[in-house]
RNA sequence: UCCACGAAAGGGCAAACCGCUGGCAACAGUGGGACGCAAAGCCACCGGUCUAUUGCGAGAGAAAUAGGCAGCGGAGCUACCGAA
Repeated sequence: UCCACGAAAGGGCAAACCGCUGGCAACAGUGGGACGCAAAGCCACCGGUCUAUUGCGAGAGAAAUAGGCAGCGGAGCUACCGAA
């Protein structure tokens, strides 16, 4: 120095829930709030899942289109500290 790893220290993020704002919705932004997190930093590429619309179907359902979720798993990119 690099890879793996995750003790310590300093710091970081912030689930549920509540207020306000945006959205048909999923949900997002922001303030409060902390369940947790060593990538809970970025990214919808793959799988998954959720929402809306449309037509199909007796129904169960499945498809197309447009969106959401990165705190569901994987791929990709980047990063602080340094004990064992």
Annotation:
The RNA shown here (c-di-GMP-I riboswitch aptamer) has 84 nucleotides and comes from an Alphaproteobacteria bacterium. The prediction has a mean pLDDT of 89. The source organism's lineage runs through Bacteria, Pseudomonadati, Pseudomonadota and Alphaproteobacteria. Its Rfam family is "c-di-GMP-I riboswitch aptamer". About the family: GEMM was predicted in a large-scale screen for bacterial structured RNA regulatory elements. The sequence was found by an Rfam model in a public genome assembly.